[in-house]
RNA sequence: UGAACCCACGCGGGAGAGUCCGCCCGGUCCACCCGGACCGGGACGGCGCCGAAGGAGCAAAUCCUCCCCGGAACCUCUCAGGCAAACGGACCGCGCGGGUGAG
Numbered sequence: 001u002g003a004a005c006c007c008a009c010g011c012g013g014g015a016g017a018g019u020c021c022g023c024c025c026g027g028u029c030c031a032c033c034c035g036g037a038c039c040g041g042g043a044c045g046g047c048g049c050c051g052a053a054g055g056a057g058c059a060a061a062u063c064c065u066c067c068c069c070g071g072a073a074c075c076u077c078u079c080a081g082g083c084a085a086a087c088g089g090a091c092c093g094c095g096c097g098g099g100u101g102a103g
Stems, first nucleotide, its partner, number of pairs: 001103001005099003009095005018047001020046003023042008048083003054079001055077003062070001
């Protein structure tokens, strides 16, 4: 000086699945009464569903042979999270800082 690798930060992109039903509260409108519609809120209840935060599970390679241990994921499970918008979001690109460091 410096490839590759790891981490942090900033910007951009970023999927899937009910803004379903009921209950309570508030607001607006309609209405003679009964009541109805829409919007917002609720760690409320019920059922259905999604998986790309996180979490959990596992194969082969791996060994002289056998056994044990270890052994990934956008694969699986759905605990968590999510199913209008917003937020979040694995992953990708760019920028930048740090660590390490082949040559």
Glycine riboswitch aptamer from Actinokineospora auranticolor, 103 nucleotides, folded computationally. It was read from a public genome assembly, where an Rfam model found it. Model confidence (mean pLDDT): 77 of 100. Its Rfam family is "Glycine riboswitch aptamer". From the family's description: This family represents the bacterial glycine riboswitch. Glycine riboswitches usually consist of two metabolite-binding aptamers domains with similar structures in tandem. The aptamers cooperatively bind glycine to regulate the expression of downstream genes. In Bacillus subtilis, this riboswitch is found upstream of the gcvT operon which controls glycine degradation.